The part of an RNA shown here (small-subunit ribosomal RNA, central domain) has 346 nucleotides and comes from an uncultured bacterium.

Context: one part of a larger RNA
RNA sequence: UUGGGCUUAAAGGGUUCGCAGGCGGUUUAAUAAGUCAGUGGUGAAAUCCCGUAGCUCAACUACGGAACUGCCAUUGAUACUGUUAAACUUGAAUAUAGUUGGAGUAGGCGGAAUGUGUAGUGUAGCGGUGAAAUGCUUAGAUAUUACACAGAACACCGAUAGCGAAGGCAGCUUACUAAACUAUUAUUGACGCUCAUGAACGAAAGCGUGGGGAGCGAACAGGAUUAGAUACCCUGGUAGUCCACGCCGUAAACUAUGAUUACUCGAUAUUGGCGAUAUACGGUCAGUGUCUAAGCGAAAGUGAUAAGUAAUCCACCUGGGGAGUACGGUCGCAAGAUUGAAACUC
Numbered sequence: 001u002u003g004g005g006c007u008u009a010a011a012g013g014g015u016u017c018g019c020a021g022g023c024g025g026u027u028u029a030a031u032a033a034g035u036c037a038g039u040g041g042u043g044a045a046a047u048c049c050c051g052u053a054g055c056u057c058a059a060c061u062a063c064g065g066a067a068c069u070g071c072c073a074u075u076g077a078u079a080c081u082g083u084u085a086a087a088c089u090u091g092a093a094u095a096u097a098g099u100u101g102g103a104g105u106a107g108g109c110g111g112a113a114u115g116u117g118u119a120g121u122g123u124a125g126c127g128g129u130g131a132a133a134u135g136c137u138u139a140g141a142u143a144u145u146a147c148a149c150a151g152a153a154c155a156c157c158g159a160u161a162g163c164g165a166a167g168g169c170a171g172c173u174u175a176c177u178a179a180a181c182u183a184u185u186a187u188u189g190a191c192g193c194u195c196a197u198g199a200a201c202g203a204a205a206g207c208g209u210g211g212g213g214a215g216c217g218a219a220c221a222g223g224a225u226u227a228g229a230u231a232c233c234c235u236g237g238u239a240g241u242c243c244a245c246g247c248c249g250u251a252a253a254c255u256a257u258g259a260u261u262a263c264u265c266g267a268u269a270u271u272g273g274c275g276a277u278a279u280a281c282g283g284u285c286a287g288u289g290u291c292u293a294a295g296c297g298a299a300a301g302u303g304a305u306a307a308g309u310a311a312u313c314c315a316c317c318u319g320g321g322g323a324g325u326a327c328g329g330u331c332g333c334a335a336g337a338u339u340g341a342a343a344c345u346c
Base pairs, nucleotide, nucleotide: 004317005316007300008299012314014201015200016199017198021194022193023192025088026087027086028085029084030083031082033081034080035077036076037075038074039073040072041071042070049065050064051063052062053061054060091191092188093187094186095184096183097182098181099180100179103177104176105175106174107173108172109171110154114150115149116148117147118146119145120144121143125136126135162169163168206247207246208245209244210243211242215241216240220236221235222234223233258313259312260311261310262309263308266291267290268289269288270287271286272285273284274283295302296301319346320345321344328339329338330337331336
């Protein structure tokens, strides 16, 4: 390379958008670039192959043929692909009318809890554990009542549920922004799919500057436990966790399952619409789950939300270790990220 793969054996990029590229619905006409056929030219000789012949054979040599799978020119064919022109509506988008949701951004407000402060009541313990101790407390703690302040998170509803491209999103409310679905089938008329490079977004931790700091809590200190205990348990507690702006760019970023399209038994539950006079029933569209036939699969399993049957495009894999290391490049304030070997060894 051909070929084979990618849920769990190596292998789906964290996610989306998207230029180039690749691929692309129905009908008609033209063209003849790709494609197919014929003819002509060329494709040096030698070599290779086939058939003969010459050295006693062979290697070797000679002669003849074929071949040189190619290129050029020309004449035709027109199904498919391309190009041009015209048309279509089922793909796609838009419009109109509704509906839906923890989708996003910014502001305002709320109650419970916790902690602290002040004041009152009140007196000897509180706290913590397997048991204790460190710790707090007669300078009046713990408990309880009232008031005030602070920061963070939003019990119940709450779900096998919903929304979002993913990360993720939950008190209430206002403004702004985006999306999906359904119905009408009105408008445009292939405007589509995928996407290397690229761009944007991207949990937690971490970093920079400035705030904030209730609770929790790496590090750290003390008390226990233990043979030891740099732990598990307890008392404290700094960074951090929170906010604004800017970086970082990684996760078991998981459905360990790329995106899009078509087709392929059934059962049941559920979310949002529509239809109908309808809390019943059952129909339909779009989701979310469970079970299952065929099929697939090494099996576990999967099974219209496919890992089935097919098509297009992209990413990735090629024995274990060395190693996601070294070196170089790019990015970053740094931490590090990304790209990514070899020797050697089994």
RNAcentral holds the full RNA, with entries from ENA. Rfam family: Bacterial small subunit ribosomal RNA. Its family is annotated with structural constituent of ribosome and ribosome in the Gene Ontology.